Context: one part of a larger RNA
């Protein structure tokens, strides 16, 4: 270098953007680098292989052939790839007009609930559990009424509903802002796809500084349970959870399924847009999303099945028996925790 693979057996980077590189629509012309064909030169000898011969055979030696799959020169071919030139519009982008949305950011506002505080009513219990106790309460609790304060989260709507690349996003209002779909087919004219290195984003927990702290609640304390109970249950409760700024960079970051394009039966639900028809709230058609079932086909099976795990192509990532081990060492990054990269001995 070559093979086979990656939903669940080992294997898709958590997700974008994007450099190099790889790959790339359609027509005409030119070139002929790749490609194909002819010719010539070269490809030392020995060796290998084939045929024949010489030592009594063999090893060994001699002769001939083939081979040396390569390189160079030259003549031609021009379908494909490539280069150049001029075009095209089906890819891509732009424009115009509509539209849906928890997409993101900042500021402000709201009600329910919870806890606490003050005051009123009121009296002996409350709370909690399987049962209890720790706990709270005659210094007046629980309950109830009124007022106030604080922080956090936004019931119903709510939906295999929507939006986002992923992580994720759910009260309301305003402002700033990203993406998407449909219609028109106006503009550019291949401007595209993928993407090593790189760079950005990235739940929760954790870390640094400063705030905040209602509820919940690792640790911790107590009460129970139990043979024990460093637990499950209960009463408390600190970090944390919240905010600002800065780190961390990991997850069963999952659809355990990389991205892009084309092709390959249907039925049914839902969501956003458009067109047509009419009986005006329905029907049909169509584009985009999101589900269920299912044909062909695929699959070890389970299952997948136009949102493919089918049929193909392009590019990237990854796997190569189990353990040792995602560890050691080294390096890079980090305040640290640690992350990333990543073996071997040995053993089955």
């Nucleotide at each position: 270098c070559u093979g086979g693979g990656c939903g669940u057996a080992a294997a898709g980077c958590g997700c974008g953007c994007g450099u190099a590189g790889g790959c790339g629509g359609u027509g005409u012309g030119c070139a002929u680098a790749g490609u194909c064909a002819g010719a010539g030169g070269u490809g030392a000898a020995a060796g290998c292989c084939c045929g024949g011969g010489g030592c009594u055979c063999a090893a060994c030696c001699c002769c001939g052939g083939a081979a040396c799959u390569g390189c160079c020169u030259u003549u031609g071919a021009u379908a494909c790839u490539u280069g150049c030139a001029c075009g095209c519009u089906a890819g891509a982008a732009u424009c115009a007009g509509u539209g849906a949305g928890a997409g993101g950011g900042u500021a402000g506002u709201g009600g329910a609930a919870u806890u606490c505080c003050u005051a009123g009513u009121g009296u002996a219990g409350a709370g909690g559990u399987g049962a209890a106790a720790u706990u709270c309460g005659u210094a007046g609790a629980u309950a109830u009424u009124a007022g106030g304060a604080a922080g956090a989260a936004c019931a119903c709507c709510a939906g295999u509903g929507g939006c986002g690349a992923a992580g994720g996003c759910g009260a309301c209002u305003a402002c700033c802002u990203g993406g998407c779909a449909c219609u028109g087919u106006a503009u550019u004219g291949a401007c595209g796809c993928u993407g090593a290195u790189g760079u950005g984003c990235g739940a929760a927990a954790g870390c640094g500084u400063g705030g905040g702290g209602a509820g919940c609640g690792a640790a911790c304390a107590g009460g129970a349970u139990u043979a024990g109970a460093u637990a499950c249950c209960c009463u408390g409760g600190u970090a944390g959870u919240c905010c600002a700024c800065g780190c961390c960079g990991u997850a069963a970051a999952c659809g355990a399924u990389g991205a892009g394009u084309g092709c390959u039966a249907g039925u049914u639900g839902u969501u956003g847009g458009g067109a047509u028809g009419u009986u005006u709230a329905c029907a049909u058609c169509u584009c985009g999303g999101u589900g269920a079932c299912g044909u062909a086909g695929c699959u070890a099976a389970c299952g997948c099945g136009u949102u493919a795990a089918g049929c193909a192509c392009u590019c990237c990532g990854c796997c190569u028996g189990g353990g040792g081990a995602g560890u050691a060492c080294g390096g890079u990054c980090g305040c640290a925790a640690g992350a990333c990269u990543a073996a071997a001995a040995c053993u089955c």